[in-house]
Parts: sequence; structure tokens; C1' cells
RNA sequence: GCGCGCUUAGCUCAGUGGUAGAGCGUUUCAUUGACAUUGAAAAGGUCGGAGGUUCGAUCCCUCCAGCGCGCA
Repeated sequence: GCGCGCUUAGCUCAGUGGUAGAGCGUUUCAUUGACAUUGAAAAGGUCGGAGGUUCGAUCCCUCCAGCGCGCA
């Protein structure tokens, strides 16, 4: 340099066009003499950035950035 893949909550990941979810973690409450476990609730996302297509984009297209793999 070329090709392919990935980028979504603190972490690991779902989500193939119609107002974004799970597990773990965090906080609060209940339970306990206290802790753990368990139960209930809550917070936490400009979906990597910019543009385009569309009535509507996390999803489709282009460019850029970062990471990984392969080729040279």
C1' cells in the first nucleotide's frame, strides 16, 4: 500500500429500516446481630466521527479514525 472483519451502557455482547436491550458490575431499599446470598427498584447510551439515501438509520451507501486478521 491492497483486501476482509470489528467499533452499541463501566465490562462482555444482542439488536438486518419504525422512539435501544440482556448478563455481569454500580447505587438504593427489604431481609441479617453483621456480612454473604436472595428479592425489589433505580441510575447509566449524542449506537466511534462526518456526510448521503429514506417519511424515518444502530441497521443501507461514501469518506475518515481506531483495533484485529490476511496479502504484498